[in-house]
RNA sequence: CUUAUCCAGAAAGGCAGAGGGAACGGCCCGACGAAGCCAGGCAACCGGCUAGACGUUACAAUAACGUCUAACACGGUGCUAACUCCGGCGUCCGGCAAGAAACGGACGAAAGAUGAG
Repeated sequence: CUUAUCCAGAAAGGCAGAGGGAACGGCCCGACGAAGCCAGGCAACCGGCUAGACGUUACAAUAACGUCUAACACGGUGCUAACUCCGGCGUCCGGCAAGAAACGGACGAAAGAUGAG
């Protein structure tokens, strides 16, 4: 940089001892124990393996390869408060006689996170 996903799911354990939720603004979590480490757990993104269906090639049976579907936490990652905790930018809608601001709602973007390349 490209691409997919981000409203599901997951310790009430041990060590440790004051921070943490990306940044900013909020709002929260935290001595009833934060970060970090270990253990446990969750999850089919990649690999692997198993089963089924279909296709291609060769074929006597059958095998190899490919696609799709389902299962398995075995290997590589990831995750394990709050929707990515919420917001910022844009469009549309609401209320007002009408317009704007602010506010509320929906959708999208931006930014970010994770996987694969």